[in-house]
RNA sequence: AACGUGCUCCGGGGUCGGUGUAAGUCCGAACCGGUGGUGAUAGUCCACGAGCCGCUGACGGGCGCAAGUCCCACGCGGUUGACUCGGUGAAACUCCGGGACCGACGGUUAAAGUCCGGAUGGGAGGAAGCACGAG
Numbered sequence: 001a002a003c004g005u006g007c008u009c010c011g012g013g014g015u016c017g018g019u020g021u022a023a024g025u026c027c028g029a030a031c032c033g034g035u036g037g038u039g040a041u042a043g044u045c046c047a048c049g050a051g052c053c054g055c056u057g058a059c060g061g062g063c064g065c066a067a068g069u070c071c072c073a074c075g076c077g078g079u080u081g082a083c084u085c086g087g088u089g090a091a092a093c094u095c096c097g098g099g100a101c102c103g104a105c106g107g108u109u110a111a112a113g114u115c116c117g118g119a120u121g122g123g124a125g126g127a128a129g130c131a132c133g134a135g
Base pairs, nucleotide, nucleotide: 003133004132005131006130007129008127009126010125015029016028017027018026030114031113032103033102034048035047036046037045043101044100051079052078053077054076055075060072061071062070063068083099084098085097086096087095105117106116107115
């Protein structure tokens, strides 16, 4: 240094103006970009997470005197947005230059990537973290 087990910590960003009774939602101009991978650095390539839908829910948890065709976790499946041209180079839809595009669900006196909410949540993952073990 690597390996195994357990624990700890970390783990999402983004506005000004105009119109109007009312808009951070419309109009104009801006701003933002989770995680791992990829011969070379990615919002747009591949994969994952979260969200949504469905199945299961035997073992496990909850509720209930009990029955339980109830609720949940775990697990599984589905769904889930967007890129091109030129240059450099061995190699780049990842860098440089030009021009584009995308953004869950619910709410909100007026339509949301940016406001409010689920969320002091969850999580892909990360740490020359700590402990023990084995080598």